This is a predicted structure of a 104-nucleotide RNA (TPP riboswitch aptamer (THI element)) from Hellea sp.
The coordinates come from a structure-prediction model, not an experiment, and the mean pLDDT is 78.
């Protein structure tokens, strides 16, 4: 300097990965595979009476077992991406949502 934006009610949509160890089982020449438990990483959330998102829609899905960088791996960054899909109604206050925010 620029950008973003509240709460509540009802309804709906969505994701849950990676690493290490131990154990059971499977298979085996070996690597390995399914599951359970424990610990760790990232994240809003890793199965939570939670979290996020609902057209002002990168929540999330497809392409995708995608391409490049990085990492043990996930994560993260760039591309794909002006792609194809994706779930809505109501109410209230207001100083119009404003601060431990994001980008440069």
């Nucleotide at each position: 300097a620029g950008c973003c934006c509240u709460u509540c009610c009802g309804a709906g949509g969505a994701g849950c990965g990676c690493c290490u160890g131990u154990c059971c089982g499977g298979a085996u020449g070996g690597g390995c595979c399914u599951g359970a438990c424990a610990g760790g990483c990232u994240g809003a959330g890793a199965c939570g009476c939670a979290u996020c998102c609902u057209u002002u829609g990168a929540a999330c899905u497809u392409g995708a077992u995608c391409g490049g960088g990085c990492u043990c791996g996930c994560c993260c960054c760039c591309g794909c991406g002006u792609a194809a899909g994706g779930a809505c109604g109501g109410a209230a206050c207001u100083u119009u949502g404003a601060g431990u925010g994001c980008u440069u």